[in-house]
RNA sequence: GAAAGUUAGCUCAGUGGUAGAGCAUCUGACGUAGAAUCAGAGGGUUAGGGGUUCAAAUCCCUUACUUUCCU
Repeated sequence: GAAAGUUAGCUCAGUGGUAGAGCAUCUGACGUAGAAUCAGAGGGUUAGGGGUUCAAAUCCCUUACUUUCCU
C1' cells in the first nucleotide's frame, strides 16, 4: 500500500421494512439421582461517530481493532 472482517457468553446467518439460529446458561417435565430427551425463559447501543433515506445490521464516509496479501 491492497483486500476481507467486527451482530447474544461462543460459532455464525440476516444485501432497505418487527434482529435470528445452533451451542452454552437458567427454569420446568421425565427420572431414586445424574446424563440424555422434551417444553419454556433470559441474554443485543448490530465495534464508535457522522451522512443518505419515510425507514439502515444492510448503502456511503470516517475512526478503532482483527486477519490475510504485496513491498

Transfer RNA from a Fimbriimonadaceae bacterium, 71 nucleotides, folded computationally.
Lineage of the source: Bacteria > Bacillati > Fimbriimonadia > Fimbriimonadales > Fimbriimonadaceae.
It matches the Rfam family "tRNA". By type it is a transfer RNA.